[in-house]
Molecule: small-subunit ribosomal RNA
Organism: metagenome
RNA sequence: AGAGUUUGAUCCUGGCUCAGGAUUAACGCUAGCGGCAGGCCUAAUACAUGCAAGUUGAACGGGAUUUCGGGUAGCAAUAUCUGGAUGAGAGUAGCGCACGGGUGCGUAACACGUAUGCAACCUACCUAUGACUGGGGGAUAGCCUUCCGAAAGGAAGAUUAAUACCGCAUAAUGAUUUGAAGGGGCAUCUCUUUAAGUCCAAACCUCCGGGGGUCAUAGAUGGGCAUGCGUUCGAUUAGCUAGUUGGUGAGGUAACGGCUCACCAAGGCUACGAUCGAUAGCUGUUCUGAGAGGAAGAUCAGCCACACUGGGACUGAGACACGGCCCAGACUCCUACGGGAGGCAGCAGUUGGGAAUCUUGGACAAUGGGGGAAACCCUGAUCCAGCCAUGCCGCGUGAGUGAUGAAGGCCUUCGGGUUGUAAAACUCUUUCGACGGGGACGAUAAUGACGGUACCCGUAGAAGAAGCUCCGGCUAACUUCGUGCCAGCAGCCGCGGUAAUACGAAGGGGGCUAGCGUUGUUCGGAAUUACUGGGCGUAAAGCGCGCGCAGGCGGUCUUCCAAGUCAGUGGUGAAAGCCUGGAGCUCAACUCCAGAACUGCCAUUGAAACUGUUAGACUUGAGUACGAGAGAGGUGAGUGGAAUUCCCAGUGUAGAGGUGAAAUUCGUAGAUAUUGGGAAGAACACCGGUGGCGAAGGCGGCUCACUGGCUCGUAACUGACGCUCAGGCGCGACAGCGUGGGGAUCAAACAGGAUUAGAUACCCUGGUAGUCCACGCCGUAAACGAUGAAUGCUAGCCGUUGGGUAGCUUGCUACUCAGUGGCGCAGCUAACGCAUUAAGCAUUCCGCCUGGGGAGUACGGCCGCAAGGUUGAAACUCAAAGGAAUUGACGGGGGCCCGCACAAGCGGUGGAGCAUGUGGUUUAAUUCGACGCAACGCGCAGAACCUUACCAGGGUUUGACAUCCUACGACCGCUCCUUAAUAGGAGUUUUCCCGCAAGGGACGUAGAGACAGGUGCUGCAUGGCUGUCGUCAGCUCGUGUCGUGAGAUGUUGGGUUAAGUCCCGCAACGAGCGCAACCCUCGCCUUUAGUUGCCAUCAUUCAGUUGGGCACUCUAGAGGGACCGCCGGCGACAAGCCGGAGGAAGGUGGGGAUGACGUCAAGUCCUCAUGGCCCUUACACCCUGGGCUACACACGUGCUACAAUGGCGGUGACAGUGGGCAGCUACUCAGCGAUGAGCGGCUAAUCCCAAAAAACCGCCCCAGUUCAGAUUGCACUCUGCAACUCGAGUGCAUGAAGGUGGAAUCGCUAGUAAUCGCAGAACAGCAGGCUGCGGUGAAUACGUUCCCGGGCCUUGUACACACCGCCCGUCACGGCAUGGGAGUUGGUUCUACCCGAAGGCAGUGCGCUAACCGCAAGGGGGCAGCUGACCACGGUAGGAUCAGCGACUGGGCCGACGUCGUAACAAGGUA
Repeated sequence: AGAGUUUGAUCCUGGCUCAGGAUUAACGCUAGCGGCAGGCCUAAUACAUGCAAGUUGAACGGGAUUUCGGGUAGCAAUAUCUGGAUGAGAGUAGCGCACGGGUGCGUAACACGUAUGCAACCUACCUAUGACUGGGGGAUAGCCUUCCGAAAGGAAGAUUAAUACCGCAUAAUGAUUUGAAGGGGCAUCUCUUUAAGUCCAAACCUCCGGGGGUCAUAGAUGGGCAUGCGUUCGAUUAGCUAGUUGGUGAGGUAACGGCUCACCAAGGCUACGAUCGAUAGCUGUUCUGAGAGGAAGAUCAGCCACACUGGGACUGAGACACGGCCCAGACUCCUACGGGAGGCAGCAGUUGGGAAUCUUGGACAAUGGGGGAAACCCUGAUCCAGCCAUGCCGCGUGAGUGAUGAAGGCCUUCGGGUUGUAAAACUCUUUCGACGGGGACGAUAAUGACGGUACCCGUAGAAGAAGCUCCGGCUAACUUCGUGCCAGCAGCCGCGGUAAUACGAAGGGGGCUAGCGUUGUUCGGAAUUACUGGGCGUAAAGCGCGCGCAGGCGGUCUUCCAAGUCAGUGGUGAAAGCCUGGAGCUCAACUCCAGAACUGCCAUUGAAACUGUUAGACUUGAGUACGAGAGAGGUGAGUGGAAUUCCCAGUGUAGAGGUGAAAUUCGUAGAUAUUGGGAAGAACACCGGUGGCGAAGGCGGCUCACUGGCUCGUAACUGACGCUCAGGCGCGACAGCGUGGGGAUCAAACAGGAUUAGAUACCCUGGUAGUCCACGCCGUAAACGAUGAAUGCUAGCCGUUGGGUAGCUUGCUACUCAGUGGCGCAGCUAACGCAUUAAGCAUUCCGCCUGGGGAGUACGGCCGCAAGGUUGAAACUCAAAGGAAUUGACGGGGGCCCGCACAAGCGGUGGAGCAUGUGGUUUAAUUCGACGCAACGCGCAGAACCUUACCAGGGUUUGACAUCCUACGACCGCUCCUUAAUAGGAGUUUUCCCGCAAGGGACGUAGAGACAGGUGCUGCAUGGCUGUCGUCAGCUCGUGUCGUGAGAUGUUGGGUUAAGUCCCGCAACGAGCGCAACCCUCGCCUUUAGUUGCCAUCAUUCAGUUGGGCACUCUAGAGGGACCGCCGGCGACAAGCCGGAGGAAGGUGGGGAUGACGUCAAGUCCUCAUGGCCCUUACACCCUGGGCUACACACGUGCUACAAUGGCGGUGACAGUGGGCAGCUACUCAGCGAUGAGCGGCUAAUCCCAAAAAACCGCCCCAGUUCAGAUUGCACUCUGCAACUCGAGUGCAUGAAGGUGGAAUCGCUAGUAAUCGCAGAACAGCAGGCUGCGGUGAAUACGUUCCCGGGCCUUGUACACACCGCCCGUCACGGCAUGGGAGUUGGUUCUACCCGAAGGCAGUGCGCUAACCGCAAGGGGGCAGCUGACCACGGUAGGAUCAGCGACUGGGCCGACGUCGUAACAAGGUA
């Protein structure tokens, strides 16, 4: 420090996710030791038991008990008396119990933090100083007696002490009142001195050392109060407040104060957020972060609050009191039912809750606290120990050597690799742990819980001590097997549907390590709330527009002040923590010491640039004045013509209207058309213009009236008067609403007609609200420049509107101000683009945004008559949604071009019969594959057996075939028997080669196992081969250039071509694969060579038969020839095109071979090869028979026909490929014929197949025929082991459908179509198929609008699996969260009223009463009681608010295949 994820790819925006740190943690697996820390985050739930606050006999009465001495009685035990000592429990009294310890409920507050103040205060114990401690009195608890009660407890009587209680005395430098003088201060005040009056103390104990008490002053400590500043969220909380705000007086308090009361006034708080609601103890600090920040507030420390819930006071220096009291309430316990008792948020512990948090331990040895003079006592504070890997830190589980790289495991290409120096083995060490021994510091006298601990020494022995997680990318680390969208994984992207590095296991590897991983939370990354440090044209985001209060900001010069600002100094910022430097535990964690820091606040002294305040001045911002100007700016009134519609009348006749085509509609009752007249309402053609005006919405005939703003010129006046603007106010298209008018046109709704599968639409005919006016509402729009307002600055060029100035040739040029447009530089931008009218560079102010959906929805508020508007969430859900640009593909987008693509023609298919292939059906099996074009006379160039893969039956199991081993020696062949056949049996016959030998090899048989075998599966694991787009003209690369980039350029453009063919131009220049050419063949010529070919000339023959010849044909080798080369025209002087000449051939001469990058997971595992899987007495192999040949049917491809361009008969001419020895077969004979018999030729330019057929001549005369030949019968031929299923052929007989074929559809542009025959492959035999060959031999093409396919350019796109795409809504089903909802349940809170415990206060106090006064009566004082207002709980009624449930209901979201349509994306088929 970044990374993954939107796309085919790119850049951007933007969210989600990850890597890091931390944790009071929990869970899973695992676990050796030690040190230091930490340990109920939940129920402030309820608590059994024990302990946590007592102490003082030197304050007091008293003395249980124990013990010692002595006496008496007694034998003694013992009893009793006396003198000492001891002093339990309880009580009076003092001090303490307000500390220490716990918890975080409440609290948004002077609670906390920080800084000040108290001239408005208190402070026990402690310290210092001064003074004092005299003399009296009356009670009371305890104890005792009696009584009540279950208990808790209580009542009465008698008696008693004090440092308990009460008078009196004394007393100031005390308090207080009044006065005087002086000093100080901050208004109230205060200090000193002084005069007078009034008032206030005490307690004693003693071991005689001492201790205690009282008053006063001062200190210290601790507290109280007040104030400035800071301290969470919500405005869907906007108004709150009656003791409320202030005053006067009084009361009260330690003290100020509405703290309380009486009276008076009507104030106080609030947009700088009052009030209300929600949440929360605050801080030092902790975690994170570069920092700024963000989050947190465990442990430790400071403060606060609380102590079962609520209220209250008492005592006291201090409390409204955790282990005190009273009352009310809930709960628990005891009870004799009458009453009582209790409060772990102290330490342990229990229960409950929970994912989850410890021992009912030891000691007061240390530190500290309380009491005491002290000894000492108490102390769950504290110090220690226990439990827990909860965290941090440290250590160990051994070290060295050790290769034949052991065994085993795993993988393997079977060679090996890896685990791996790892192990074993040898040598060595002993930390930790174990055992034995010694043994601290903490306490410098005594006292040690920890603890026989830390530490030290010794002994034995590698001995007792390693796991967890991950291995697709992010992210370090890979293989095999299993599984087969299953099981499962997953933080995000995503894996899994038979070859999973992603699931599970194993081997191996990576990481960390006594831990590891997961989960939760938090900061970071996230510049993803942006102060540091973001944005708003199109990604989310500028309010529709203006005016404008508050607020924010503000021109030039001078002066003053010193609020902001800056500097110095002082105080404070607790300690701990963080940081730096040291030190101590063996190190570290940890601890100690010192420093720095604590970025803050306060005070004080200064400075004066900037902001601000004060005062003065200025003119450039702003405004005024004067003089001109343009304009659909606004409002009102009036007025004009054209057009539409309607009415009246005339002319006139059958249609009009409307559409893609129609119909509804109008019209013979006279329409439409046309002429004249009239009525009404609305809108203003031409001018008219990226022209004008207005803030925006918006404004358009003409005239008048009223009126707003703007511009220019002059530079006279004012002198910063300015800019922006939350809230507020106003304006605000269309539609809509209300009331009243008006109503010509147009036209939602509605009706009808069409269209359609439907058509609640698009089209047509009608038509009502509305459209218009007045007044009043509404307040929204893609209210858009999707661009807030203002000011300044930053190249230009070209238009246009309104002014002004200058020059002159008076209609031009130049300059300038204000508008309005186009292009363009710098700059900016993700790009597109913007660019002086900024989206540039800056400043000021306002508004707004923070992933998509849910949703601009719900609830609440406000506004509205309503419609609705405005403000405006959440649950839930997704990993994207989005912007710009790129390449493709696509379009019922556009342009250009091509193709038997259409058109123009010729002939077919589709109808019939048959052949053949396919589907379907059937079957034991009808083997399998191929399925739009690009499957279907295809694999099959040939299924009777074989083939054959299928079925039935019969058999074989190392096998029909290959290699290896052992044994034996033949095997083969021939004959016979059984069998359906394979097969089996019997008989006969029987080894060979090399070698001296041993032995080896070949072949065969038998045996054992390794293995063979599989047309079994996967063409979606593959190779190879093939089809197709398409013989279409395309597909790319290097370098350069442009672009952030994907990419572009080149390859586009202008011409041209069959062609990315060529030329020209051009930020491109070149190149490659394709095109073309090179190759084969046909067409012309030359040459070479003439046998088997040929024959012009010569001879010869029936015959090129023979002699002869090689000229010709032909054959097959080598060459030539054609290149727009020549001429003319067109074109750009090019490429090329058109025409011509010559030529056998002319513009690629015809044909073939040749198939770019790629597409279709196209086809083929059944040609072959091959990974993986599967079968192995069978899914292998052999055999017989059957099947692949089935047949209601459907389709494809063909053949033959339907006839006269023909059929039949006859005559008998002309080809070219080819083939031939298991062959082709002449010729002769036999047969009607298929064919047979015989005899010859030919291994082929020699012989044979071989006859070519259409042609020509004759007959037939339009009919189911002399057409057509299916079907069937009989008899034969051939092939073959065998023609039944199931071959071909022949003869005779039979003679079906069919009379040119619906919708639709195919081929073909010249030696082509059409037509005619011939040959060949495979093959024993079998063609109508296929592959070739020649014969005869046409018609037509105007042309590119349309159909199909293709190429190039361009455009749109929400498509990229690419239109067979994408995608919307209702309905149906399941799930989830949520709104409404009659109501119902509960919480919080407010108002009014009722009740009114305890309590203090006030009043009363006739009852009771020790201290003082009084001789007494009595008084004073006190107490009980009673009364009053206040007040907790409780009650009644009514609101407000939050939450739970709720029949029914609304929409939303999610869910692989449901239904209906097709709304959007292309002109998406109605933009």